[in-house]
RNA sequence: AGAGUUUGAUCCUGGCUCAGGAUGAACGCUGGCGGUGUGCCUUAGGUAUGCAAGUCGAACGAUUUGGCAGCAAUGCCAAGUAGUGGCGGACGAGUGAGUAACGCGUAUGAAUCUACCCAGAAGUUGAGAAUAACCUGUUGAAAGACGGGCUAAUACUCAAUAGUCUUUCCGAAGUAAAGGGCUUUACUGCCCGCUUUUGGAGGAGCAUGCGUCCUAUCAGCUAGUUGGUGAGGUAAUGGCUCACCAAGGCUAUGACGGGUAUCUGGACUGAGAGGUCGAACAGACACGGGGGCACUGAGACACGGGCUCCACAUCUACGGAUGGCAGCAACCAGGAAUAUUGGGCAAUGGGCGAAAGCCUGACCCAGCGACACCGCGUGGAGGAUGAAGGCUUUAGGGUCGUAAACUCCUUUUACUAAGCUUUUCACGGCUUAGAGAAUAAGCACCUACUAACUACGUGCCAGAAGUCUCGGUAAUACGUAGGGUGCAAGCGUUAUCCGGAUUUACUGGGCGUAAAGAGUAUGUAGGCGGUCUGUAAAGUCGCAGUUUAAAGCCCGGGGCUCAACCCCGGAUUUGGUUGCGAUACUCAUUGACUUGAGGAUUAUUAGGGGUGCUGGAACAGUUGGUGUAGUGGUGAAAUACGUUGAUAUCAACUGGAACACCGAAGGCGAAGGCAAGUGCCUGUGAUUUUCCUGACGCUGAGAUACGAAAGCUAGGGUAGCGAAACAGAUUAGAGACCUGUGUAGUCCUAGCCGUAAACGAUGGAUGCUAGCUAGUGUGCAAGCACUGGCGUAAGCUAACGCGUUAAGCAUCCCGCCUGGGGAGUACGACCGCAAGGUUAAAACUCAAAGGAAUUGACGGGGACCCGCACAACCAGUGGAGCGUGUGGUUUAAUUCGAGACAAAGCGAAAAACCUCACCAAGGCUUGACAUAAUAGCGUUCUAUGCCCGAGAAACCGGGCAAAUCCGUAAGGAGGCUAUUACAGGUGCUGCAUGGCUGUCGUCAGCUCGUGCCGUGAGGUGUUCCCUUAAGUGGGGAAACGAGUGCAACCCUCGUCCAAUGUUAAAUAUUCAUUGGAGACUGCCCCGAUUUUUCGGGGAGGAAGGAGAGGCAGAUGUCAAGUCAGCAUGGCCCUUAUGCCUUGGGCUACACACACCCUACAAUGGCGAAGAACAAUGGGUUGCGAGCUCGCAAGAGCAAGCUAAUCUCAGAAAUUUCGCCUCAGUUCAGAUAGGGGUCUGAAACUCGACCCCUUGAAGUUGGAAUUGGUAGUAAUCGCGGAUCAGCGGGCCGCGGUGAAUACGUUAUCGGGUCUUGUACACACCGCCCGUCAAGGCAGCAAAGUCGAUAGCUAUCGAAGGCCGCGCAUGCGGACGAGAUAGAGAUUGAUGAUGAGGCUUAAGUCGUAACAAGGUAUCCCUAGCCGAAGCUGGGGAUG
Repeated sequence: AGAGUUUGAUCCUGGCUCAGGAUGAACGCUGGCGGUGUGCCUUAGGUAUGCAAGUCGAACGAUUUGGCAGCAAUGCCAAGUAGUGGCGGACGAGUGAGUAACGCGUAUGAAUCUACCCAGAAGUUGAGAAUAACCUGUUGAAAGACGGGCUAAUACUCAAUAGUCUUUCCGAAGUAAAGGGCUUUACUGCCCGCUUUUGGAGGAGCAUGCGUCCUAUCAGCUAGUUGGUGAGGUAAUGGCUCACCAAGGCUAUGACGGGUAUCUGGACUGAGAGGUCGAACAGACACGGGGGCACUGAGACACGGGCUCCACAUCUACGGAUGGCAGCAACCAGGAAUAUUGGGCAAUGGGCGAAAGCCUGACCCAGCGACACCGCGUGGAGGAUGAAGGCUUUAGGGUCGUAAACUCCUUUUACUAAGCUUUUCACGGCUUAGAGAAUAAGCACCUACUAACUACGUGCCAGAAGUCUCGGUAAUACGUAGGGUGCAAGCGUUAUCCGGAUUUACUGGGCGUAAAGAGUAUGUAGGCGGUCUGUAAAGUCGCAGUUUAAAGCCCGGGGCUCAACCCCGGAUUUGGUUGCGAUACUCAUUGACUUGAGGAUUAUUAGGGGUGCUGGAACAGUUGGUGUAGUGGUGAAAUACGUUGAUAUCAACUGGAACACCGAAGGCGAAGGCAAGUGCCUGUGAUUUUCCUGACGCUGAGAUACGAAAGCUAGGGUAGCGAAACAGAUUAGAGACCUGUGUAGUCCUAGCCGUAAACGAUGGAUGCUAGCUAGUGUGCAAGCACUGGCGUAAGCUAACGCGUUAAGCAUCCCGCCUGGGGAGUACGACCGCAAGGUUAAAACUCAAAGGAAUUGACGGGGACCCGCACAACCAGUGGAGCGUGUGGUUUAAUUCGAGACAAAGCGAAAAACCUCACCAAGGCUUGACAUAAUAGCGUUCUAUGCCCGAGAAACCGGGCAAAUCCGUAAGGAGGCUAUUACAGGUGCUGCAUGGCUGUCGUCAGCUCGUGCCGUGAGGUGUUCCCUUAAGUGGGGAAACGAGUGCAACCCUCGUCCAAUGUUAAAUAUUCAUUGGAGACUGCCCCGAUUUUUCGGGGAGGAAGGAGAGGCAGAUGUCAAGUCAGCAUGGCCCUUAUGCCUUGGGCUACACACACCCUACAAUGGCGAAGAACAAUGGGUUGCGAGCUCGCAAGAGCAAGCUAAUCUCAGAAAUUUCGCCUCAGUUCAGAUAGGGGUCUGAAACUCGACCCCUUGAAGUUGGAAUUGGUAGUAAUCGCGGAUCAGCGGGCCGCGGUGAAUACGUUAUCGGGUCUUGUACACACCGCCCGUCAAGGCAGCAAAGUCGAUAGCUAUCGAAGGCCGCGCAUGCGGACGAGAUAGAGAUUGAUGAUGAGGCUUAAGUCGUAACAAGGUAUCCCUAGCCGAAGCUGGGGAUG
């Protein structure tokens, strides 16, 4: 000091979260020692038991026990006991309930008191009456109470004396005392006391200034209230109390009310300013079961005193009596949670005492608790075969790891034992010795933030999570393990506070669009305020004094072995207060000034406001005329109007509302707003002339006034328009958009309402800071004022943008904001006739919501361009039959994959067996195949072949035969059986992969380096203009270059040349092979053009504008396809998911789709004639001439050919002749019957072909849709791969050989630029509301149950006061409280109601985002399942 998280990415705004520190903590796991601290935060709940305040015999009398002396009386000594008396029980200790207050803090003050203590002064004389104890009696359960009798004092009373004491009318009057001890010969001396008085110290009371939480959804409060006079009362001032008089007092600088809370020194945190807290320690206050009250006393309204009421508890003989742990321990309860019924007065301190001493749960110690802080330890050095073992692995290794073992050494702490020590001395402390590595390590974390990674298990499950998030079969995020990281006797979690958070901003924030400027003005309080001068000195500044307790923090030093801890000194204590001084500024005040402000005056200007009068156009209606069938309306229609005469047209009249042109970026007004003309009344600004006042100013909380439209009340008015309503359309529906009617309303008068996107989304005022330009007004002019525009100043801004009209630079004042939703809502209050407005939360919920800009994608946005994309033309498909493929169905199996384009004659360039993966059945288990090891076997040696039996075969059983590979002659290789490692898998995952492929698309794009621009994403380059098939080329340009694509290089075809020459009898051409040439807009003309280039024409040429075709497929997209071509990670099977075999299946068949073939015929079919012309290719398990046979498929014999030699091999369409004559035919050939051929172990399921016979549908095909721009379509045949055989498929080859293209509006696809966007999984996007379901928290609610503080009435304890009384006592007002009543405030709960939030896949629509398909939004009113629609006015976001 920052980091994570909104986005595809960016910048900003903004919230949430984290890393730090802290705690009187608690919980989980774990736990060696010591020191120092600390420990009921909850029920101020209740308490058994013990202890916590006594002491004094040197104040007093009595009495008990013991000792001594004495015969005894008695005396002395010692130790007690209860009482009288004195002092102390007002301190110490506890707690924080109450209290928002002079309670506390701080600084002052005057009207006071003060026991014990200190200092000074003066005294201490005389006398008297009682009483407890004690004795005795009565009574009571007890506590106790009462009576009689005796007695003492430092107890009580009286008298004397009296000073600087008190009162005072200044004459005077009044008030004291106590003795005791020791000692002396003494009436002595000393000590402790007592009385009066003065002063002090310390303590206490009182008063005052200032400071001291939240709330205005608490705005008015107050009758002893505020003051006075008098009296009473107090130690003392005072309404403290009372009588009378006056009517005051407090309050927006927050009274009164409500809530919460002891306050402070300080503690925690923080850079600080601040924020939070007030345990422990210290100061103050308050309290002592809940209230009230006084007594005593120096001091109390008294924690361990009293009286009384209440609640609770205990005892009781029922009549009464007793009690108060918020003292120390302890118990119960409560709670997440907090200790021993310990020791001692040794120390410090307190009470009493002359003292010894006694008392002291204050205190000092110990005990318990890792509760906190601090310190120490759990060993040190060496030690590599890097042991074993664990984990992992690419199987080599790596790692735990010098870690261990092992060797040497040490002994803190703990343990054992002894000693020393603090005057007394609780508790402790210290020293020494011994043995022995011994007694001693855990916890959390390891995706990022955040240091630390692998394996296995799990499979959106279980779970994790502080935030973002992780988990759906390869999880570094879950669980476990190994390893690692961090801290360490602790470590984590939870809770809370500060920090980070400049996220309440004084230091130190903002308000055009992110949250945020009030709709506008006037103006009160308040805040701020021009120039000069004097005075004063309040603010301000300086110096000094005083206070700011101690402790704490900080610095320095010192003591415990260090530290924590403790001690000493210093500094600090930023504040208050007092005195002196300064006077620039601010304030106050004196005097002056004119520039701010205002006023008067001259002239001009303006839809400013109010009110009256007048006008024309349009519209509607009424009357009359002309006139006839339509009119009107729409995208198209219909409703509607019209033969009872509309619409149209002419004339006249009536009515209401609004004012075309001028008119504009224009004018006026504070804003809302204001427009025909004109009269009157009235406000204001600007310019201009002269003069006056003399700071009179700015802003403005509350307040007041104005305030569009809609709406409301009452009364008018109503032409047009027009919510609602009705009807017609549209539509799936249409409560809408469109159409026809139409009521409120719109208009006027009077009064309410008080809101708008009331916007410049920009408060007002003043000053300063480049320019250019337009307009309005005015002035003679310079100019001034106002209203606009540009963007090239500076500056600002997150950017967009703003920029003298600031969002710049400054000052002053006001308003407002602090994440999104809930919500501008609920409740309350105020206003309103109502609608509603103003003010204005919380629970709960989310991790975002948002602004600007960027790149894409998209748009029922725009512009440009291209393509057999459309159009034009040709031929088809879709209808029929058949073939093939797919789906579906069926099946034991019909193996699998491919699925819009980009699956479907696709993988498959060949399913009868095999293939084969599927099914049934039968077999095998180191296996059909590979490598290796071990053991064994075998004429001591070879592979292998043959035969027989069962069987469907595999296979099983049996038999026979024959061997000789290499060799350097040692041996090696090889076979079989068994065992083990392993083989094997067309099993799964193409969403783990490689490779290959499809597609956009042969579309023209995709990028990079450097530079420049931008905070950045990114842009520029690559955009623009011209051009091209092309990001092809050129021009311009903050770009300059480059890469990859394009093009070209390559192949084939077309022309020529040269060389070579197998085949052929031979030559030439042809042909084949090889190598060259040729084409480049190169030349000419015209037109366009800035250049490039384009268009038209021509020459030459085989070929002309890329000559035709091929090959070649950028960055990327589709988790596209393929684990079944191959390879491969992981998972799975292992007498089976492997292997072998036989048979079946992949060929099924109601049906649907895709792609072919053949046709429907005469441009044809059939027959004949043989009349003609190819090319590419293949061939030895082959092609097979020829001859013979067969109708034929073929068969037999057989030449040639390893191929330019032989052969497949007769090309067909075409041509010529004949027949057919428009028909289901001499078209078409499906289907079916019979007979054959060939291949092959095998042709049934299930091959192809031949012959004879049979002769189905079909007469050109709906919606829709495909291909083709030239040697193309169409048509005709030929060859090849695969292959034993099988082609209508595929791949090739040649023959014949067209038609059409005006053109780019619209369809499809693509490219470039631009625009909008709430999309980025990118429109197959996003997203709104009702309804249905679950959950959650609040609101209202008939009521119900409390709490709090008061009021009224009645009753009224103790107590002091007043009056009376000799007295017991009586009476009175006050008085805690009790009872009753009516309200107020507040809390809990509540059937039900309305809304909100939330929840993977519910329903209905599609409101918003693109022109979102009717632009959206704001206010208002009506209406409607819902989003919403419509009317009026407004905004542009």